This is a predicted structure of a 142-nucleotide RNA (SAM riboswitch aptamer (S box leader)).
The sequence was found by an Rfam model in a public genome assembly.

RNA sequence: UUCUUAUCGAGAGAGGCGGAGGGACAGGCCCGACGAAGCCCGGCAACCGAUCCUGGAUGUGAAUGUCUGUGAGAUGGACAGCACGUCAGGGUGUCAUGGUGCUAAUUCCUACAGAACCGUUAGAGGUUCUGGCAGAUGAGAA
Numbered sequence: 001u002u003c004u005u006a007u008c009g010a011g012a013g014a015g016g017c018g019g020a021g022g023g024a025c026a027g028g029c030c031c032g033a034c035g036a037a038g039c040c041c042g043g044c045a046a047c048c049g050a051u052c053c054u055g056g057a058u059g060u061g062a063a064u065g066u067c068u069g070u071g072a073g074a075u076g077g078a079c080a081g082c083a084c085g086u087c088a089g090g091g092u093g094u095c096a097u098g099g100u101g102c103u104a105a106u107u108c109c110u111a112c113a114g115a116a117c118c119g120u121u122a123g124a125g126g127u128u129c130u131g132g133c134a135g136a137u138g139a140g141a142a
């Protein structure tokens, strides 16, 4: 850099350095000397991770129990429970020591298509919803 996939209406400082810009792009609309970007510290907990709980599937095991089986036993079979393992899931669970991330406004809003409704003689226009595009972040792959 590209591809796949999940998520994007929750959460997070009245700290220090710094000094004018920032919110991806375009148009809006905002934030900013009551101090922007950036860096540090603090914080949050989305993903990976760790851990706890919960039920499910499946495998193995033996000393279990019940049933079956037999003339009677043994071997065996079925089910239940137990122990251990594996797999996938759920919980607004816990942690923040690890890898990322985030820490104004829904991804700040719109930007393309469709539907419904409002509006109009017809348009223009508006509202809501759905899908898509773009983007961001994680995880995996090339």
Stems, first nucleotide, its partner, number of pairs: 001142008013041001015040003021031003026110003042103003046100003049095003052091003056087006064080005107134001112131007